A computed fold for a 477-nucleotide part of an RNA from Pueraria montana var. lobata, annotated as small-subunit ribosomal RNA, 5' domain. Its mean pLDDT, the model's own confidence on a scale to 100, is 85. The organism belongs to Pueraria montana, within Eukaryota. The full RNA is in RNAcentral, with records from SILVA.

Context: one part of a larger RNA
RNA sequence: GGAUGAACGUUGGCGGCAUGCCUUACACAUGCAACUCGGACGGGAAGUGGUGUUCCCAGUGGCAGACAGGUCAGUAACGCUUAAGAACCUACCCUUGGGAGGGGAACAACAACUGGAAACGACUGCUAAUACCCUGUAGGCUGAGGAGCAAAAGGAGGAAUCUGCCCGAGGAUGGGCUUGCGUCUGAUUAGCAAGUUGGUGAGGCAAUAGCUUACCAAGGCGAUGAUCAGUAGCUGGCCCGAAAGGAUGAUAAGCCACACUAGGACUGAGACACGACCCAGACUCCUACGGGAGGCAGUAGUAGGGAAUUUUUUACAAUGGGUGAAAGCUUGACUAAGCAAUGCCGCGUGACGGUAGAAGGCCUACAGGUCAUGAACUUCUUUUAUCGGAGAAGAAGCAAUGAUGGUAUUCGGGGAAUAAGCAUCGACUAACUCUAUGCUAGCAGCCACGGUAAGACAGAAGAUGCAAGCGUUAUUU
Numbered sequence: 001g002g003a004u005g006a007a008c009g010u011u012g013g014c015g016g017c018a019u020g021c022c023u024u025a026c027a028c029a030u031g032c033a034a035c036u037c038g039g040a041c042g043g044g045a046a047g048u049g050g051u052g053u054u055c056c057c058a059g060u061g062g063c064a065g066a067c068a069g070g071u072c073a074g075u076a077a078c079g080c081u082u083a084a085g086a087a088c089c090u091a092c093c094c095u096u097g098g099g100a101g102g103g104g105a106a107c108a109a110c111a112a113c114u115g116g117a118a119a120c121g122a123c124u125g126c127u128a129a130u131a132c133c134c135u136g137u138a139g140g141c142u143g144a145g146g147a148g149c150a151a152a153a154g155g156a157g158g159a160a161u162c163u164g165c166c167c168g169a170g171g172a173u174g175g176g177c178u179u180g181c182g183u184c185u186g187a188u189u190a191g192c193a194a195g196u197u198g199g200u201g202a203g204g205c206a207a208u209a210g211c212u213u214a215c216c217a218a219g220g221c222g223a224u225g226a227u228c229a230g231u232a233g234c235u236g237g238c239c240c241g242a243a244a245g246g247a248u249g250a251u252a253a254g255c256c257a258c259a260c261u262a263g264g265a266c267u268g269a270g271a272c273a274c275g276a277c278c279c280a281g282a283c284u285c286c287u288a289c290g291g292g293a294g295g296c297a298g299u300a301g302u303a304g305g306g307a308a309u310u311u312u313u314u315a316c317a318a319u320g321g322g323u324g325a326a327a328g329c330u331u332g333a334c335u336a337a338g339c340a341a342u343g344c345c346g347c348g349u350g351a352c353g354g355u356a357g358a359a360g361g362c363c364u365a366c367a368g369g370u371c372a373u374g375a376a377c378u379u380c381u382u383u384u385a386u387c388g389g390a391g392a393a394g395a396a397g398c399a400a401u402g403a404u405g406g407u408a409u410u411c412g413g414g415g416a417a418u419a420a421g422c423a424u425c426g427a428c429u430a431a432c433u434c435u436a437u438g439c440u441a442g443c444a445g446c447c448a449c450g451g452u453a454a455g456a457c458a459g460a461a462g463a464u465g466c467a468a469g470c471g472u473u474a475u476u477u
Base pairs, nucleotide, nucleotide: 001477002476003475004474006473007472008471009470010469013347014346015345016344017343018342019340020339021305027302028301030300031299032298036062037061040060041059044055045054070258071257079183080182082180083179084178085177088175089174093171094170095169096168097167098166099165101135102134103133104132110125111124114121115120140149141148142147154163155162156161184230185229186228191221192220196218197217198216199215200214201213202212203211233255234254235253237248239246240245260281261280263278264277283294284293285292286291311337313336319333320331321330322329323328350380351379353377360371361370362369363368386413387412388411389410390409394404421466422465423464424463425462426447428445433460434459435458442449
């Protein structure tokens, strides 16, 4: 000199675009953040409307709640990066070959009755389905000569037809697994390991595999640093530098891990699941003391911690997601505003002229010099601010549909009007004099300054540098 998710001091006019708990992965009041389908099903009639039927809570059922959003605690690891590999799965989507025959029994809702303070249940009876079961069939699977196992669902429409369902094959997308190289510090950590290393049989998985198990062998790793300990999410990148290299991993993007702490499985194409379940623990709350409820590292917000980090706002108009045949519904993703000079960028605080070189301040050798064309004054301008009109694009090809927003932008009016500070001035380092103080008060990045003429402290006047900022501190190069 550069840089920052900065903070502090002081000052502060406007706009655009970004950014905003780095500390306690501390605890959380309250609202919202994942729903949707009546064109799968049995039902119901509170509301609207005024007979076309329409609409709909709860329930059964389907899809989605494994995405999107958050955080960096753990992890030195096939976690990540890069390059390969073989023994795998993949809902929705695309292409394609076939097929949906025949039967059955329930369970919610509902009704009756009943337990409990509540959370939530018990018992009896009825019922539908794209819910469930049996059976037939099979270009699939197993298998090796005998054979065995496994499917399906309808709905809408007057119809054409559309859509859904089952079993195969291929694709696409996403994922699981394996391996080579690379990936911080410590030897004041030198030996480590017993399913440990390999084999055979068996089990298990979507799949390979000590993944698990019985038996057998005694192997495996290590000064090219094993093991242990400390620290840490990794990367493309970002910052500095001519490079080599150093430092870093905020925002936006990719991957991993986590969701009060620890463990576990269920459902499902996919989870061992942030707003699902079970058990244990800590904490908080309710209780009729028998028992229950909860999880903001989602978005706002609160307390606490801290030098320090925002509104309990808007709208689904756009983009994207979910669902639905669709109209739509939903979405704290996202969009948009609010707050903060936190940063970057842009604009302004006026412009030309103006010597009686005015008053006043400061200095003075008392002649004068300087602040200084600076002000006044004259002639202009109106960016900006303010007042009054007009007023968007962003909407996606009939039309309609804009939260933002009466915003951006634009036209007109009057008026210099509404707008400058901060640090420094001994050398490094651009900028000097006076007064006061007298090793005092103080300054200070380093050298140093101050003990009676201090260009270094304090004030004044002047000057210099940056400028809506300036300076200090911290960190890094």